This is a predicted structure of a 108-nucleotide RNA (SAM riboswitch aptamer (S box leader)) from uncultured Phascolarctobacterium sp.
[in-house]
RNA sequence: CUCAUCAAGAGCGGUGGAGGGAAUGGCCCAGUGAAGCCGCAGCAACCAUUGCAGAUUAAUUUCUGUAAAACGGUGCUAAGUCCUGCAGUACUAAAGCUGCAAGAUGAG
Numbered sequence: 001c002u003c004a005u006c007a008a009g010a011g012c013g014g015u016g017g018a019g020g021g022a023a024u025g026g027c028c029c030a031g032u033g034a035a036g037c038c039g040c041a042g043c044a045a046c047c048a049u050u051g052c053a054g055a056u057u058a059a060u061u062u063c064u065g066u067a068a069a070a071c072g073g074u075g076c077u078a079a080g081u082c083c084u085g086c087a088g089u090a091c092u093a094a095a096g097c098u099g100c101a102a103g104a105u106g107a108g
Stems, first nucleotide, its partner, number of pairs: 001108006011040005019029003025083002041077003046073002049068007081102001085100005
């Protein structure tokens, strides 16, 4: 940089000691113990794996769809990506709807 996904899901212990939730503004979490690190457990199913179907190839090649499983590579386990910014739309009082931006994760 490109593509896909982001309303669901899943925490205890040890260590550590005051911060954390990306950024801005909010609103929250935290000495009933934050971040970080370690151990174990769990969630999910992106990659990888396996089955089936279709297409494709010289091929047991490649691609697409779908299903399964969860041993492998990642990720994740407060709050919708906690809310947010911009444009459009709705027009009433609320997490409205659509697109974009920003961010996160995976694959290339």
Taxonomically the source falls in Phascolarctobacterium (Bacteria, Bacillati, Negativicutes, Acidaminococcaceae). The prediction has a mean pLDDT of 82.